Background:
Transfer RNA from a Paracoccaceae bacterium, 73 nucleotides, folded computationally. It matches the Rfam family "tRNA". It is annotated as a transfer RNA.
[in-house]
RNA sequence: AGGAGAGUAGCUCAAAAGGCAGAGCAACGGUCUCCAAAGCCGUAGGUUAAGGGUUCAAGUCCCUUCUCUCCUG
Numbered sequence: 001a002g003g004a005g006a007g008u009a010g011c012u013c014a015a016a017a018g019g020c021a022g023a024g025c026a027a028c029g030g031u032c033u034c035c036a037a038a039g040c041c042g043u044a045g046g047u048u049a050a051g052g053g054u055u056c057a058a059g060u061c062c063c064u065u066c067u068c069u070c071c072u073g
Stems, first nucleotide, its partner, number of pairs: 001072007010025004019056001027043005049065005
């Protein structure tokens, strides 16, 4: 330099064909226990990397930029 993939909750990841943003773990509260852990119940937590476009509607489609990974040289 060229090509491909990825970016969503604190972490790991879902969300087929565009139509209410979710799970597990972690955190917090409750229950249980002499106390704690485990188990069980619940709560909170999101500018979906940034900007723009298409659309009634975008995490999803299109363009640009940024970051990371891989391949080629």